Description:
Predicted 3D model of a 1466-nucleotide RNA (small-subunit ribosomal RNA) from an uncultured bacterium. Model confidence (mean pLDDT): 85 of 100. The sequence is in RNAcentral, with records from Greengenes.
RNA sequence: AGAGUUUGAUCCUGGCUCAGGAUGAACGCUGGCGGCGUGCCUAACACAUGCAAGUCGAACGGGAUCCACCUGGUUUACCGGGUGGUGAGAGUGGCGAACGGGUGAGUAACACGUAGCUUAUCUGUCCUGGAGAGCGGGAUAACGCACCGAAAGGUGUGCUAAUACCGCAUAAGCUCACGAGGGGUAGAGCCUUUGUGAGCAAAGGCUAUGGCAGUGCUCUGGGGUGAGGCUGCGGUCCAUCAGCUGGUUGGUGAGGUAACGGCUCACCAAGGCGAUGACGGAUAGGGGGCCUGAGAGGGUGACCCCCCACACUGGAACUGAGACACGGUCCAGACCCCUACGGGAGGCAGCAGUGAGGGAUAUUGCCCAAUAGACGCCAGUCUGAGGCAGCGACGCCGCGUGGGUGAGGAAGGCUUUCGAGUCGUAAAGCCCUUUUCUGCGUGACGAGGAAGGACGGUAGCGCAGGAAUAAGUGUCGGCUAACUACGUGCCAGCAGCCGCGGUAAAACGUAGGACGCGAGCGUUAUCCGGAAUUACUGGGCGUAAAGCGCGUGCAGGCGGGUCAGCAAGUCAGCCGUGAAAGCUCCCGGCUAAACUGGGAGAGGUCGGUUGAGACUGCUGGUCUGGAGGGUGCUGGAGGCGUGUGGAAUUCCGCGUGUAGUGGUGAAAUGCGUAGAGAUGCGGAGGAACACCGGUGGCGAAGCGGCACGCUGGGGCACACCCGACGCUGAGACGCGAAAGCAUGGGUAGCGAACGGGAUUAGAAACCCCGGUAGUCCAUGCCGUAAACGAUGUGCACUAGACGUUCGAGCGGCACAGCCGUUUGAGUGUCGGAGCCAACGCGUUAAGUGCACCGCCUGGGGAGUACGGCCGCAAGGCUAAAACUCAAAGGAAUUGACGGGGGCCCGCACAAGCAGCGGAGCGUGUGGUUUAAUUCGAGGCUACGCGAAGAACCUUACCUGGGCUCGACAUGCACGUAGUAGUGAAGCGAAAGCGGAGCGACCCUUCGGGGAGCGUGCACAGGUGCUGCAUGGCUGUCGUCAGCUCGUGUCGUGAGAUGUUCGGUUAAGUCCGAAAACGAGCGCAACCCUUGUUGCUAGUUACAAGUGUCUAGCGAGACUGCCUGCGGUAAGCAGGAGGAAGGUGGGGAUGACGUCAAGUCAGCAUGGCCUUGAUGUCCAGGGCGACACACACGCUACAAUGGUCGGUACAAUGGGUAGCCAAGCCGCGAGGUGGAGCCAAUCCUGUAAAGCCGGUCGUAGUUCGGAUUGUAGGCUGCAACUCGCCUGCAUGAAGUCGGAGUUGCUAGUAACCGCAGGUCAGCACACUGCGGUGAAUACGUUCCCGGGCCUUGUACACACCGCCCGUCACGUCAUGGGAGCUGGUUAUGCCUGAAGUCGGGAAGCCAACCGCAAGGAGGCUACCGCCGAAGGCAGAGCCGGUGACUGGGACGAAGUCGUAACAAGGU
Repeated sequence: AGAGUUUGAUCCUGGCUCAGGAUGAACGCUGGCGGCGUGCCUAACACAUGCAAGUCGAACGGGAUCCACCUGGUUUACCGGGUGGUGAGAGUGGCGAACGGGUGAGUAACACGUAGCUUAUCUGUCCUGGAGAGCGGGAUAACGCACCGAAAGGUGUGCUAAUACCGCAUAAGCUCACGAGGGGUAGAGCCUUUGUGAGCAAAGGCUAUGGCAGUGCUCUGGGGUGAGGCUGCGGUCCAUCAGCUGGUUGGUGAGGUAACGGCUCACCAAGGCGAUGACGGAUAGGGGGCCUGAGAGGGUGACCCCCCACACUGGAACUGAGACACGGUCCAGACCCCUACGGGAGGCAGCAGUGAGGGAUAUUGCCCAAUAGACGCCAGUCUGAGGCAGCGACGCCGCGUGGGUGAGGAAGGCUUUCGAGUCGUAAAGCCCUUUUCUGCGUGACGAGGAAGGACGGUAGCGCAGGAAUAAGUGUCGGCUAACUACGUGCCAGCAGCCGCGGUAAAACGUAGGACGCGAGCGUUAUCCGGAAUUACUGGGCGUAAAGCGCGUGCAGGCGGGUCAGCAAGUCAGCCGUGAAAGCUCCCGGCUAAACUGGGAGAGGUCGGUUGAGACUGCUGGUCUGGAGGGUGCUGGAGGCGUGUGGAAUUCCGCGUGUAGUGGUGAAAUGCGUAGAGAUGCGGAGGAACACCGGUGGCGAAGCGGCACGCUGGGGCACACCCGACGCUGAGACGCGAAAGCAUGGGUAGCGAACGGGAUUAGAAACCCCGGUAGUCCAUGCCGUAAACGAUGUGCACUAGACGUUCGAGCGGCACAGCCGUUUGAGUGUCGGAGCCAACGCGUUAAGUGCACCGCCUGGGGAGUACGGCCGCAAGGCUAAAACUCAAAGGAAUUGACGGGGGCCCGCACAAGCAGCGGAGCGUGUGGUUUAAUUCGAGGCUACGCGAAGAACCUUACCUGGGCUCGACAUGCACGUAGUAGUGAAGCGAAAGCGGAGCGACCCUUCGGGGAGCGUGCACAGGUGCUGCAUGGCUGUCGUCAGCUCGUGUCGUGAGAUGUUCGGUUAAGUCCGAAAACGAGCGCAACCCUUGUUGCUAGUUACAAGUGUCUAGCGAGACUGCCUGCGGUAAGCAGGAGGAAGGUGGGGAUGACGUCAAGUCAGCAUGGCCUUGAUGUCCAGGGCGACACACACGCUACAAUGGUCGGUACAAUGGGUAGCCAAGCCGCGAGGUGGAGCCAAUCCUGUAAAGCCGGUCGUAGUUCGGAUUGUAGGCUGCAACUCGCCUGCAUGAAGUCGGAGUUGCUAGUAACCGCAGGUCAGCACACUGCGGUGAAUACGUUCCCGGGCCUUGUACACACCGCCCGUCACGUCAUGGGAGCUGGUUAUGCCUGAAGUCGGGAAGCCAACCGCAAGGAGGCUACCGCCGAAGGCAGAGCCGGUGACUGGGACGAAGUCGUAACAAGGU
């Protein structure tokens, strides 16, 4: 520090995801040790049990018990008394219990933080001053007695003490009132000095005379500490919370408090708060800090520290220095426990612990030894604060599980190309060590001067033993470090994102290996980071998300030149503070580290003070450049109103006139003989304004005949006035196309809806005929739009060129004007720098800056729901969430495609000729059938294709019968000597079984070895599967003219250029131009053949000789020559010559690539499968089936013919298991025969159409030959299934073929025969060969295919593409909903506990007064205000649920259509 993911690729935008760090964690697997930390995040849920706050006898009364002594009764025992000591439990009193400990519910607040204020305050204990403590009094608990109660507890009566309580005295002092002086203040409050008056104190105890006026006590100062109160500033979300408020805001007075205050009350006034966010809602303890981050920030508030709040829930006060009190009181409520049913008791959010909840969080431990606290004079007591230990890898830190050596690279595992590689020096073995472990011994610091240690016989130390006791976990497709094998077969599964898995998976599972970390490793959750993805640092808004439709303008923000002052902002110095811990640095202590001690530093939007004076601000003065005004000039569809004009459409009237008109792709509906349309004249009415007219004008949207009236704004010139008066603008207000709404009018044309006619599969549309609202006017609503320049407003600056509109200045001329030039305002095109992802923008910025506003933050859900506001309604404005996706997008690139365009080819069409499609037959295919009808090929590019030839064989299929080392190859081991081989009888359909008889070979060192045979083991075999694992070969686009590269250049890049363009060509062929220059694969040429010719050689051709011929070497053709066209080019057209002319004809030759095209059955081959069978042998059958369908052919339908007779002319080929002559036999197929020929020699071998002559005469025929019968021939082991041929007989369909469709451009089509391969035989097929030998091409609009350029694209599996909506089904979340139900908030009324306060005539009462009666005073009942809570009532807000209902998202291949993307076919 980045990476993955949108695309075929690219750049950008943008989201999602990952790598890092962290945690009070949890879960999975695993687990040796130690140190230091840390541990209910959930139910502020409920709690059994124990403990957590007591202490003081030096405040007080009292004294159980026990001990000692004395003593009485007396049976030792036992009981009692006295003295002294001990002093439990309880009580009075004091201090503490308000600390310490817990928790985070509530709280958005002066609660917290920070800085201040308190002249508005309190403060026990502590420190330090001053003064004092004199004289009295009355009670009461404990206790005794009596009584009530189950208990808790209580009542009555009697006694008693105090440092408990009370009175009086004293008053330095304090407080209050009044008065005086001083200080202080703006003036006060205030401080201080002082006078008078009133009021206010106290407690004693121990010791034993020392302590001591020291402690305790009282009054009163000061200090310290702690606390209360007030204020500035700071730190959450929602505006779909916009208005809130009655003690409310202030005043006066009173009350109350330690104290200010509306804190409370009475009266008076009507205020107070709020867009700088009041009020309301939601959430939340705050801070130091902690985590992360480069920082700024973001997140967080466990442990430790500070503050706050709370203590079952709510309320209240009492005591006290301090509480409205966690382990106090009272009341109410909920819960729970006891009960004798009458009543009582309780509060773990203290430490342990229990239940519950939960993914989850520990011991009912030890000790007060230390630290610290309460009490006490002390000793000491108490302390679950605390110190320790226990449990948990929960975290951090450290250590170990051994070290060295060791190659036969062991065994074994895994892989393998079978050679080996790897685990791997790893192991074993050998030599060492002992941290840890075990055992034994010793043994602390922590404890300040003796003793005293929970931890702890711990840590540490010493000795001994023995490698001994100790390794896992995750991952290995990319990101991301680490790869193979097997299994599985879109299954099982994985997955953080992209994505893997459909038979060779580095992605699943397992194994081996590897990589990472290591007593841990992974996963999950959460936070920060990466994310500049909320952008302060540090983003954007033309097209990616994003400029409000436009304007006016309050608040706000910002603001020209200059002078002076002030010092708020700003800057600097100093001071204060920012607790400790933490953080950083330095030093130190535990062996080191973690941990910890000390020191320093850092840390604030803080406060104070002193200064600076540039900039901002404020105040005052001044200026004219911004803004405004004035004067003059000026253009304009700017707005509103009222008139008015002509053209046209329609309608009406009349005339002329007759059969159509209208409309369309074509039609029809419609109109018309009741007279249309056409045409002439006249009239009516409404709407809109041709030409001018123009990227012309004006205005913010919008505005178009002409005239008049009223009216807004702009521009230019002058530089006369004013003197910053300005810019922007949240809210607000106004305007705002079309459609729509309301009321009233108007209505010619047009025209939603609607009706009809067409089109169509349908046609709810597009087209046509009609036509209502509407369009028009008036008034009022609506308030939207692709309201667009998809570009907010204002100002300034930054090259130009060329138009155009309106001004102004100057110059010129032929002067109503025109031209040139300068300058300003507007409006356009191009373009530089610059900007931009690119496209593009470019003084009219999207450049460079400033000011202000608005807006954006992935796609969908959704501009939707709910709420609110507006509207008559339609609807508008504002505006979410659940859920879901890994993208959605922008620009540009290359392709492909288009019912886009341009150019150009091809038997592509057209023009022709012959066919096919109909018939019969042949062949192939589908289908069907079958035991099997083996398999493959499937649009073009399968279908007379693999097959150049299925009777057996072939043969792969079926049935049946056999064989199992196999029909065939190799190796090893063993066996075999009458062995190998041959093979009789017999069984059998054959294969096979069987085995009589016969009977060998090579080498030799003579032992034997080899071959053979047999047995066994390795293995053979497979036309079994996968052509989507492959090689090779092939088809097709296509013999189309294309496909690329190097270097350079352009572009951020994909890529472009070159290869485009102008010509030209069969051609990317060539020429020219050109940021390209060259090159490669293709084209062409080179090769073969054919046509002309020369030479050479000639057997077997021909009679010689020759060269028709054969086969070898040459020549020839190159746009070379001429004319014209063309650009003096390439080239084209014509001509000459020539056998041949512009590629002479034909062939071979097939670029980069495409179709997962074809072939595992030609061959080869990976993997899989099979092994008494899917191998192999054999017999028979099948591949030949047959209702049908298609493809390719043959033969025909006839007279350009059939038939009969005669007669002429080829070429390519083939031949010894062959071709086969002559002759003879047969009607013929053929037979016989045997000559010749390994072939220019012999044979095949008569070519046929043709030509000549005869016949047939338009007929299902003398056409046609299917079918069938019969008799034969040939091949072959064998023609039944199932061959070919021949003779005779039979004589079917068929009379030229629907829609449609094929081939062919010249020696071609068509017609005619011949040969060959295959082959025993079988050819209508195939491959060749020659013979006869045409027609037509105007042309490129159309169909098909193709090439180049260009354009659009939402396609890229590329149009056989993509994709939309309804419907149907399933799942999910959500809105509405008659309602039902819960929570929460305040309000009104009723009842109203405790309690303070106020009242208190009744009752009661020790202290004081009084002799007493009584009084003063106090207490209580009772009353009142307030008041928790409860009840009743309506309401607001937030949930849950709900028949039904609305849309939404997602889901595999469902249904209907085709809306969008190419002009997407409107």